[in-house]
RNA sequence: GUGGCCAUAGUUUAAUGGUAGAACAGCGGGUUGUGGUCUCGCUAGCGAGGGUUCAAUUCCCUCUGGCCACC
Numbered sequence: 001g002u003g004g005c006c007a008u009a010g011u012u013u014a015a016u017g018g019u020a021g022a023a024c025a026g027c028g029g030g031u032u033g034u035g036g037u038c039u040c041g042c043u044a045g046c047g048a049g050g051g052u053u054c055a056a057u058u059c060c061c062u063c064u065g066g067c068c069a070c071c
Stems, first nucleotide, its partner, number of pairs: 001070007010024004018054001026042005047063005
């Protein structure tokens, strides 16, 4: 340089155009003599810019970062 893949919560990840879910972690309550386990609840997220669309995490373009292959 060329081609491809990936980017969603603190972490690991789901969601193929119509309210962004889960697990672990964190915080609070219950249980327990205390802690742990168990249980209930809460907080917290779509890498950036633009386009298409009534509507974009999703489709298109560019950029940024990471990974793979070729040279």